[in-house]
RNA sequence: AGAGUUUGAUCAUGGCUCAGAACGAACGCUGGCGGCGUGCCUAACACAUGCAAGUCGAACGAGAAAGCUCUUCGGAGUGAGUAUAGUGGCGAACGGGUGAGUAAUACAUAGGAACGUACCGAUAAGUGGGGAAUAACAGUUGGAAACGGCUGCUAAUACCGCAUGUGGAGUUAUCUCUAAAGGUGGCCUCUUCUUGAAAGCUACCGCUUAUCGAUCGGCCUAUGUCCCAUUAGCUAGUUGGCGGGGUAAUGGCCCACCAAGGCUACGAUGGGUAGCUGGUCUGAGAGGAUGAUCAGCCACACUGGGACUGAGACACGGCCCAGACUCCUACGGGAGGCAGCAGUGGGAAUAUUGCACAAUGGGCGAAAGCCUGAUGCAGGCAACGCCGCGUGAGUGAAGAAGGCCCUUGGGUCGUAAAGCUCUUUCGGCUGGGAAGAAGGGUGUGACUGCGAACAGUUUUCACACUUGACGGUACCAGCAUAAGAAGCACUGGCUAAUUCCGUGCCAGCAGCCGCGGUAAUACGGAAGGUGCAAGCGUUGUUCGGAUUGACUGGGUGUAAAGCGCACGUAGGCGGGUUUGUAAGUCGAUUGUGAAAGCCCAGGGCUUAACCUUGGAAUUGCAAUCGAAACUAUAAGCCUUGAAUGCUUGAGAGGUUAGCGGAAUUCCAGGUGUAGGAGUGAAAUCCGUAGAUAUCUGGAGGAACACCAGCGGCGAAGGCGGCUAACUGGUGAUGCAUUGACGCUAAGGUGCGAAAGCGUGGGGAGCAAACAGGAUUAGAUACCCUGGUAGUCCACGCCGUAAACGAUGGAUACUAGGUGUUCGGAGAGUUUAACCCUCUGAGUACCACAGCAACGCGUUAAGUAUCCCACCUGGGGAGUACGGUCGCAAGGCUAAAACUCAAAGGAAUUGACGGGGGCCCGCACAAGCGGUGGAGUAUGUGGUUUAAUUCGACGCAACGCGCAGAACCUUACCUAGGCUUAACAUCCCGGGACAACCUCAGAGAUGAGGCUUCCUCUUCGGAGGCUCGGUUGCAGGUGCUGCAUGGCUGUCGUCAGCUCGUGUCGUGAGAUGUUGGGUUAAGUCCCGCAACGAGCGCAACCCCUACCUUUAGUUGCCAGCGGAUAAUGCCGGGAACUCUAAAGGGACUGCCGGUGAUAAACCGGAGGAAGGUGGGGAUGACGUCAAGUCCUCAUGGCCUUUAUGUCCAGGGCUACACACGUGCUACAAUGGCCGGUACAAAGAGUCGCAAUACCGCAAGGUGGAGCCAAUCUCAUAAAGCCGGUCUCAGUUCGGAUUGGAGUCUGCAACUCGACUCCAUGAAGCUGGAAUCGCUAGUAAUCGCGGAUCAGCAUGCCGCGGUGAAUACGUUCCCGGGCCUUGUACACACCGCCCGUCACACCAUGAAAGCUGAUUGUACCAGAAGUCACGAUGCCAACCUUCGGGAGGCUACUGCCUAAGGUAUGGUUGGUGAUCGGGGUGAAGUCGUAACAAGGUAACC
Repeated sequence: AGAGUUUGAUCAUGGCUCAGAACGAACGCUGGCGGCGUGCCUAACACAUGCAAGUCGAACGAGAAAGCUCUUCGGAGUGAGUAUAGUGGCGAACGGGUGAGUAAUACAUAGGAACGUACCGAUAAGUGGGGAAUAACAGUUGGAAACGGCUGCUAAUACCGCAUGUGGAGUUAUCUCUAAAGGUGGCCUCUUCUUGAAAGCUACCGCUUAUCGAUCGGCCUAUGUCCCAUUAGCUAGUUGGCGGGGUAAUGGCCCACCAAGGCUACGAUGGGUAGCUGGUCUGAGAGGAUGAUCAGCCACACUGGGACUGAGACACGGCCCAGACUCCUACGGGAGGCAGCAGUGGGAAUAUUGCACAAUGGGCGAAAGCCUGAUGCAGGCAACGCCGCGUGAGUGAAGAAGGCCCUUGGGUCGUAAAGCUCUUUCGGCUGGGAAGAAGGGUGUGACUGCGAACAGUUUUCACACUUGACGGUACCAGCAUAAGAAGCACUGGCUAAUUCCGUGCCAGCAGCCGCGGUAAUACGGAAGGUGCAAGCGUUGUUCGGAUUGACUGGGUGUAAAGCGCACGUAGGCGGGUUUGUAAGUCGAUUGUGAAAGCCCAGGGCUUAACCUUGGAAUUGCAAUCGAAACUAUAAGCCUUGAAUGCUUGAGAGGUUAGCGGAAUUCCAGGUGUAGGAGUGAAAUCCGUAGAUAUCUGGAGGAACACCAGCGGCGAAGGCGGCUAACUGGUGAUGCAUUGACGCUAAGGUGCGAAAGCGUGGGGAGCAAACAGGAUUAGAUACCCUGGUAGUCCACGCCGUAAACGAUGGAUACUAGGUGUUCGGAGAGUUUAACCCUCUGAGUACCACAGCAACGCGUUAAGUAUCCCACCUGGGGAGUACGGUCGCAAGGCUAAAACUCAAAGGAAUUGACGGGGGCCCGCACAAGCGGUGGAGUAUGUGGUUUAAUUCGACGCAACGCGCAGAACCUUACCUAGGCUUAACAUCCCGGGACAACCUCAGAGAUGAGGCUUCCUCUUCGGAGGCUCGGUUGCAGGUGCUGCAUGGCUGUCGUCAGCUCGUGUCGUGAGAUGUUGGGUUAAGUCCCGCAACGAGCGCAACCCCUACCUUUAGUUGCCAGCGGAUAAUGCCGGGAACUCUAAAGGGACUGCCGGUGAUAAACCGGAGGAAGGUGGGGAUGACGUCAAGUCCUCAUGGCCUUUAUGUCCAGGGCUACACACGUGCUACAAUGGCCGGUACAAAGAGUCGCAAUACCGCAAGGUGGAGCCAAUCUCAUAAAGCCGGUCUCAGUUCGGAUUGGAGUCUGCAACUCGACUCCAUGAAGCUGGAAUCGCUAGUAAUCGCGGAUCAGCAUGCCGCGGUGAAUACGUUCCCGGGCCUUGUACACACCGCCCGUCACACCAUGAAAGCUGAUUGUACCAGAAGUCACGAUGCCAACCUUCGGGAGGCUACUGCCUAAGGUAUGGUUGGUGAUCGGGGUGAAGUCGUAACAAGGUAACC
């Protein structure tokens, strides 16, 4: 610090997700040790049991027992003034727990004045003298108990008067009021000479009054402190005053009276949530989240209310009342409060009913001491966290065994193990063994104060003894042995780390993208690897990454986002200059910012965690002093911003009234006759009752042609005939005036297209709804004929639009150029309505810089400032609920649950379009001939079958694989055999093998017989063949062509497909390759930010057309000679043809024209051939998961007495039917008969076969010649000549069938070809539709070859005869280039919308039902304070003894908790049914959108 994910790819937008850190955690697997920490986050839920607050005999009265000793047995002493309860004092308000409540009565920070403070410290002064009671106790009595009642006795540091008054309080003439308590030790005097009592002295501890301090607390102020405006108004003790009351104290804290205030958009009131802080976690920081442990503050103690006591409480382990709950009960009554420490239930989850007061601290005490679940500790529990240590170290290659993988060679686990040599931490055993302890006490000694004192006591010091829960712990030493100690997660990318097996869209995984449908690095297992390690993962939560709420640090033309527009209030911001002030701002100092924590530097535990010392920091707040630039503020001045007046313009700016012509329609009349209207075509419709057309006259309503213009005006909506009236805004020039008066604008107010609504008019045309006619599968549409609201006017509503420049307003700045509208100025001039220059205000276009793309570009979307509005993933949804506006329709405001990993923008490359342009092709057209109809051949489908083997399926499967299925082939079926095998190789043993014969069998095969002993040799042996055996293995036309290679088809012989460098672009990409011409061609030329190059095109290659040269047999024969009936037959020739080799030739080379002085095209000449002469071979990058595992090769899977192999027979040849491709025909351009002419290219020794003979023929006999320019196949046929047939199912046509044969072959039954005789079917030119062909082509005619024993209408070749037509590119199909649109990219066979049906999910409404909370009014009112207060009761004081003073209580009054009644608000749950929404696999109906989406789309 980033990464993954929208796309074919790209950039930007934008969400989702991940990597990091953290945790009081939980869960899964695993687990050696130690140190230090931490541990009910849930139910402030309920709690059994024990403990957690007592202490003081030196305040007081009372006062045992056991035991021991003695005893006269009565008892006494001791224990012991001990234990113990009570009175009294102090404490119990601390310490400990929890976070329910609380949004301010809290907390944090900084201040303040009107207060209190027990214990503690200091100072001053006192502490005199009396009195009356009451617990305990005793007696009696009630009750189950808890707990009491009555009578009687008694003490005090308990209680009450009196005295005194340093003081204090109140009044101010001076008076009044107001205290106290003693205890312990010692000494001394007196006295019965010592037991005791009293006076005095003294030390210490107490007590009282007052002041000060310290500590702690109460109160007040300012600032800060969460969310909701779908909470906007709240408030009667409310705000203030006067006077009282109350309090420790201020104060409406309370009360009476008076006034009518107080709070609030800087968010009152209401609702929700929440203890606050130091800090903690995270983060670069700013921030965000959080508030366990530790520390400060607050609140609470079963729930609610209340007071008492006290210095302090409205009191966790106190009291009273009410309520809920639990327990006891004798049913009459009682008791209780773990949010103290342990512990129990509950819960996903959080520990022991432990030890000790040794230390620290607290309470009481004079002290010893006692108490202390505070606290210290634990061999208590928990890996809950952090930190440390260990599980060994060295050596060790035969790279062991074993596992896994394998290309079978090996690799890897792996120096890992074993082995050898060492060490012994931790754990185990044995032994030793701390620090934490200082005090206090006792004893001894010394010193010191008081004192008369050597008593006594106090202080200080020294020595000795004594105090440890942890704990025999830490630590140390010794002993033995590598011995007792490694797991977890991950391994497709992000993200470090890969292979095998299993599984087969199953099981499963998954944080996101996504894996899994038979070769899964993604599931499960194994092996290896990677990461961390006594832990590792998962889950949850927080921050981060996220600049994804943007202060630091974002945006709004098209991605989400500028209010429809204006005016204007609050608010925010604001021109120049001078002076003052000092609020902001800046500087310095002071105080505070607790400690702990973080950070830095040290120190202590072996280290670290941890602990500890010091520093820094604490960015804050307050106070004081200072500065005056900026902001602010006060006062003054200025004119440039703004405004006003005068002058002068332009304009569909607005409102009202009047006027005008053209056109449509209607009405009346005339002329006139059969149609009109409408459409793609029609029909509905109008018209013989006279339409349409045409002429005249009239009525009525609405809109204003031309001018008219990216012209004008207006804030926007919007505004268009002419005239008038009224009126708003605005431009320009100059002068004058005011003197910042300005900009923006939340709320607010006004305007605001169309449609719509209300009332009343009006209504020509147009026209939702509606009706009819068409179209259509349907057509509730598009088209047509009609037609009502409405459109128009007046008044009133509505308040929305793609209200758009999808662009808020204002100001300033930043190159230009061109047009146009309205002004102004200058110069020229022909004086004009002209031209030029400058300038102001508008309005358009092009373009530099700049801005991410498109684009914008002085009218900014550039550079800046100010103000407002708005946005934060898509859907749900601009919806629900609530509120508000509206007559309604509806508008404004505006969520959530749930769901997805995208949705969206711009641009790029393709593909596509019922988009456009250009061009090509037998693509159409023009022609010729076919197919589709018949018969038959052949292939396919289907059906059948034991099997009808398999593959190929639009073009690009179907006379295809198959260049040839009777057996074989053969892969299929039936039956019979074999199992190392029909075939390959290794090893062992034997032997030649073979051939022949006999028997069984369908054969394979089996049994037997006969015969035989291979080749080479260096004589060692080697090799071949065969039989038997064994182990690895063989074999498979079994599966997967969607695992593959190779080969092939197709687009397409179409003209395209790319690269390097450069340039442009953020980039995908573009450029080049586009453009202007041209070509068959990306062929060439020109131009051009391109310049070059490659694969394709073309050429090079082959055949063919012409010529030359060379050569001349087997081919040829002109001339010469010879021979024949005739023939290159012979001599000979090398001319010609031909053969087959090498060359030539054609290149737009020449001429003319066109063209851009080009390329090129057109025409011509010459030429055998002319613009590629004709044909072939040659097939770019790629596409179709195209075809082939059955040619071959090959991964994987499957099979192994079978899916292998051998063999016989059968099948692939079936047959209702359908399709494709052919053949033969339907006849006279013909059939038949006779005669006769002319090829080319091939093949041949397992062969072609001549002459000759036989047969009607197929063929047979026979075998000359030929390994071929020699011989043979081999007669070419159509053609030509002559004859016949005469339009008919025929002398056409030949299917089918019968008979007889031939040939091949072991074998023609299933199932061959051919011949002869006989038979003589359909068929008379073929519906819709469809195919081929542009010249030596179509058509037509025959010939040959491959395969092959035989079998050809198929296939591959060959030549003969030999046409017609092409105007042209509108249309169909296919293709190329450019351009355009796109929501497509699996690419239009694309994408995609809505209803309906089904399932599930969340949600809204709903008669209601049921909770929570709260308001108002009222009823009732416990305990209790306060007030009142007896006629009841009472010890202290007074008394004349009667009583009084004073006190207490009942009763009463105010307030008031729980409770109740009535009625509202808010909110939750549930609810028959209804509504829409979301999701779901391959459902139904249509096809709305994306291309001109087939009616442009959208608001």

Predicted 3D model of a 1499-nucleotide RNA (small-subunit ribosomal RNA) from an uncultured prokaryote. Model confidence (mean pLDDT): 84 of 100.